[in-house]
RNA sequence: GGCGGGAUGUCCGAGUGGUUAAAGGAGACAGGCUGUAAACCUGUUGGCUCUGCCUACGUAGGUUCGAAUCCUACUCCCGCCA
Repeated sequence: GGCGGGAUGUCCGAGUGGUUAAAGGAGACAGGCUGUAAACCUGUUGGCUCUGCCUACGUAGGUUCGAAUCCUACUCCCGCCA
């Protein structure tokens, strides 16, 4: 330099146009159980003025009624080729 794959919440990781503040797991917090702890079970885990609204999937643009998902450029990581 060329080609391909990838970047998602605190972490891992699924999701590839609408049913998604986003499955599942870990961690954290609260509760139950227990003499205590562990294990196990339940709930919560972006924000707010909470039947709803706002913001968010590497960064910046674009397409669309609607984008984590499609397109373009860039940044970073991994692999292959040279």
The RNA shown here (transfer RNA) has 82 nucleotides and comes from an uncultured Solirubrobacterales bacterium.
The coordinates come from a structure-prediction model, not an experiment, and the mean pLDDT is 81.
The sequence was found in a public genome assembly.
Its Rfam family is "tRNA". By type it is a transfer RNA.